Record summary:
Predicted 3D model of a 75-nucleotide RNA (c-di-GMP-I riboswitch aptamer) from Sulfurovum sp. The model forms 94% of the base pairs in the Rfam consensus. The coordinates come from a structure-prediction model, not an experiment, and the mean pLDDT is 84. Lineage of the source: Bacteria > Epsilonproteobacteria > Campylobacterales > Sulfurovaceae > Sulfurovum. It was read from a public genome assembly, where an Rfam model found it.
RNA sequence: UAUUGUAAAAGCCAAGUUCAUCGUGAGGUGAAUACGGAAAGUCAUGGGUCUCUUUGAGAUUGCCAGACUACCAAU
Repeated sequence: UAUUGUAAAAGCCAAGUUCAUCGUGAGGUGAAUACGGAAAGUCAUGGGUCUCUUUGAGAUUGCCAGACUACCAAU
């Protein structure tokens, strides 16, 4: 460096629910708790789905793919 893999060790994230808050809304943010995850890290690039003030503008990457980056172990 490449490939593969593990929740084995050290760590990491946090579905859903509850409370508060932001947003017209889909949803977002913070806290608690954990369904789960080897990229459940980052990027809305393509597709899908969803929202609206619908010829457009948004949301969702823990929906599928792609790109970039990365811990440990083995080869």